[in-house]
Context: one part of a larger RNA
RNA sequence: GGAUGAACGCUGGCGGCGUGCCUAACACAUGCAAGUCGAGCGAACUUCUUCGGAAGUGAGCGGCGGACGGGUGAGUAACGCGUGGGUAACCUGCCCUAUACACACGGAUAACGUACCGAAAGGUACGCUAAUACGAGAUAAUAUAUUUUUAUCGAAUGGUAAAAAUAUCAAAGCUCCGGCGGUAUAGGAUGGACCCGCGUCUGAUUAGCUAGUUGGUAAGGUAACGGCCCACCAAGGCAACGAUGCGUAGCCGGCCUGAGAGGGCGGACGGCCACAUUGGGACUGAGACACGGCCCAGACUCCUACGGGAGGCAGCAGUAGGGAAUUUUCGGCAAUGGGGGAAACCCUGACCGAGCAACGCCGCGUGAGCGAAGAAGGCCUUCGGGUCGUAAAGCUCUGUUGUAAAGGAAGAACGUCGCACACAGGAAAUGGUGUGCGAGUGACGGUACUUUACCAGAAAGCCACGGCUAACUACGUGCCAGCAGCCGCGGUAAUACGUAGGUGGCGAGCGUUAUCC
Numbered sequence: 001g002g003a004u005g006a007a008c009g010c011u012g013g014c015g016g017c018g019u020g021c022c023u024a025a026c027a028c029a030u031g032c033a034a035g036u037c038g039a040g041c042g043a044a045c046u047u048c049u050u051c052g053g054a055a056g057u058g059a060g061c062g063g064c065g066g067a068c069g070g071g072u073g074a075g076u077a078a079c080g081c082g083u084g085g086g087u088a089a090c091c092u093g094c095c096c097u098a099u100a101c102a103c104a105c106g107g108a109u110a111a112c113g114u115a116c117c118g119a120a121a122g123g124u125a126c127g128c129u130a131a132u133a134c135g136a137g138a139u140a141a142u143a144u145a146u147u148u149u150u151a152u153c154g155a156a157u158g159g160u161a162a163a164a165a166u167a168u169c170a171a172a173g174c175u176c177c178g179g180c181g182g183u184a185u186a187g188g189a190u191g192g193a194c195c196c197g198c199g200u201c202u203g204a205u206u207a208g209c210u211a212g213u214u215g216g217u218a219a220g221g222u223a224a225c226g227g228c229c230c231a232c233c234a235a236g237g238c239a240a241c242g243a244u245g246c247g248u249a250g251c252c253g254g255c256c257u258g259a260g261a262g263g264g265c266g267g268a269c270g271g272c273c274a275c276a277u278u279g280g281g282a283c284u285g286a287g288a289c290a291c292g293g294c295c296c297a298g299a300c301u302c303c304u305a306c307g308g309g310a311g312g313c314a315g316c317a318g319u320a321g322g323g324a325a326u327u328u329u330c331g332g333c334a335a336u337g338g339g340g341g342a343a344a345c346c347c348u349g350a351c352c353g354a355g356c357a358a359c360g361c362c363g364c365g366u367g368a369g370c371g372a373a374g375a376a377g378g379c380c381u382u383c384g385g386g387u388c389g390u391a392a393a394g395c396u397c398u399g400u401u402g403u404a405a406a407g408g409a410a411g412a413a414c415g416u417c418g419c420a421c422a423c424a425g426g427a428a429a430u431g432g433u434g435u436g437c438g439a440g441u442g443a444c445g446g447u448a449c450u451u452u453a454c455c456a457g458a459a460a461g462c463c464a465c466g467g468c469u470a471a472c473u474a475c476g477u478g479c480c481a482g483c484a485g486c487c488g489c490g491g492u493a494a495u496a497c498g499u500a501g502g503u504g505g506c507g508a509g510c511g512u513u514a515u516c517c
Base pairs, nucleotide, nucleotide: 001517002516003515004514006513007512008511009510010509013364014363015362016361017360018359019357020356021322027319028318030317031316032315035064036063037062040061041060044057045056046055047054048053071275072274073273080200081199082198083197084196085195086194087193090192091191095188096187097186098185099184100183101182103137105135106134112127113126114125115124116123117122143168144167145166146165147164148163149162150161151160152159153158173180174179201247208238209237210236213235214234215233216232217231220228250272251271252270253269254265255264256263257262277298278297279296280295281294300311301310302309303308328354330353331352332351336350337348338347339346340345367397368396369395370394377388378387379386380385401458402454403453404452405451406450407449411444416439417438418437419436420435421434422433423432461506462505463504464503465502466487467486468485472501473500474499475498476497482489483488
C1' cells in the first nucleotide's frame, strides 16, 4: 500500500446493488416451513330438490410426494474431496421409444355401530362394508434359473450372439369417451453405487503398528465386487519414500495479495461430502438407515389424577444466554421453480419482494457566477502590518436532491373464459384437438419514472501537522499532566503534552484495533 462477513470512537443527506451469529453443533416460548388427489374406494354430514337426484365438505382406506427443496460445518487427514480412468461386479420411481398383454375368482379390514378401559396420550372386544388395498388361479417370453450345443471376441476372472428343453413369475380400473392410468420385456435418458492411478496440513521432543489382522477354501449376505460377515487353514500385512499415535481441519470452483513465483483464506454464490438433542438400530420404499418418520438407550424440558405420557429451530422469523459483534415474530405465491391433480386448483418462510444496519462497493448532493471599500471579527505582530480571504456580506442565476401536487409503468407468459375458423367422425347437436382475436391475472406499489410549482432554502465531518510523512505559530503546563507505530518528546522560551488560530490529507465518511499478503 491492498484486503475484510469485521468491531470500537467521533460524525452522518440521498440512491442503486450486494452483505449481515466468525462466539454456545448452547437452550428454546409462539406462529408458520409438505402436502395433494372425490376422475381409485365405501360411509357420514351440509345445501338444493321436480324426491329421480344434483352440488359441496373431508375423518378413514388407497395412490403419489414427505430421500427434493431449505439449514449447519460438529465430525472427518478419508477414495472425504479434486482430477483422470474402470465396472467383463451394479441399481435406477416419475420421463421417452418399441413390442406384447390386461382373462377370471376369493377372503378380509379401516372408517362406521355397540360395549368397555384410561386423567390424558391412547387402547380392547364384538359386529358391518368398499377399492387402482390384499390373496389364490389362468395365460406369457427376447425375463429369471438349470441343462445341452454352436459361433465369435477379450490381457484375465470371462463376455457377446444364436438354438433347444424344463421350471417359475403379471395386470386395475376410472372417465366429461378425448383420454388418464395398469402389467411384462428390451432400449434410452436422468440420478446413484462401487473400484483404481495421482494430488491433498503440522510436528520424529510420536518408531514401531496390526488378530478379522494379511491371504486362501467353502457357505452366507448385497443392486453389486470384496474379511462385508462366518467356519476352517496358512502366517502373514504396513512402516524412515514416515506406518501407528497426538494435534489441527469439511474439500473444491474460487477469493485476497503479489510483476510473477509464491503466501494466506474457503464468509456470500455454485459443485461434492457429512450431520440433524447424544449414541445405537432397523422398517417402508425405485431411492433413507430418513432434519419437521419409527424403535431402544442417555441427558434435558414439559404435562400428570403418580399409574403414565409428550418434545427436539444446525428450516423462516423470534427469545434467553454467550460475545467486541450480526436484522423483521413483515407481504405475496404476481414471476421462476418444486409436490399432488385430467384440470380448475391447492400447498410451497424454496423463491420473489419489502423492513433494519454507512457493513461493503458504486453514483449524486450539501450550490454556481460576479464580488476588495481586502468590511466586521478571530489569530499573529518587529505595532508598520500580515493572515483567515472572494472567504463572507451584496448582486445575478440554477433546482440535482428535497417538499407538495398530477400522471403512472415494464416485469404477464400461460393455464382459464368468450368469439371466429379449421380438422376427424357424425344425419345433426353436444363434445374433442389446433390456430387466431379478445377478456382476465402484480406482493413489490401509487413504487420506479415523467411533468409542474416552491425555496439556497433542509444536508460536513474526521484525522494529522518533530523526523520517517504533506502540513507552524501563540498561550497554558513545567520529567507534572500527558503523548508515542519506531526514533523519542515533557525538568520555565515544548513546531512532539493541552487549547486556540492557521495549515495539510481524506471526505458521508474519517481514524483506531484485529487478521492476511